[in-house]
Predicted 3D model of a 94-nucleotide RNA (Glycine riboswitch aptamer) from Aurantiacibacter poecillastricola. It was read from a public genome assembly, where an Rfam model found it.
RNA sequence: CUGGGCGCGCGGGAGAGUGUUCUGUCCCGCAGGCAGAUCCGCCGAAGGAGCAACCGCCCCGGAAACUCUCAGGCGAACAGGACCGCGCGGCCAG
Numbered sequence: 001c002u003g004g005g006c007g008c009g010c011g012g013g014a015g016a017g018u019g020u021u022c023u024g025u026c027c028c029g030c031a032g033g034c035a036g037a038u039c040c041g042c043c044g045a046a047g048g049a050g051c052a053a054c055c056g057c058c059c060c061g062g063a064a065a066c067u068c069u070c071a072g073g074c075g076a077a078c079a080g081g082a083c084c085g086c087g088c089g090g091c092c093a094g
Base pairs, nucleotide, nucleotide: 001094002093003092004091006089007088008087009086010085011084012083017040019039021037022036023035024034025033026032041074042073043072047070048068049067050066054062055061056060
């Protein structure tokens, strides 16, 4: 100096509810709003699990953005978010 991967920071970052019911709260009260919960419906890009192309040191093992939906998420937003880019730190290899 280059490459690989790890951690941190910043930026970008999708999908899926105008549903039912209940409780609390705002309101003089109704209506309506908000928060939480229940039922139903739904999503896949935290995590997890499964199959497999493929790969390997081939007994066996590693394996996806595919599949499942346990978890998580969907009723503006906030938060989370695989992955991508940039910066910093140190690790390994040449």
Model confidence (mean pLDDT): 80 of 100.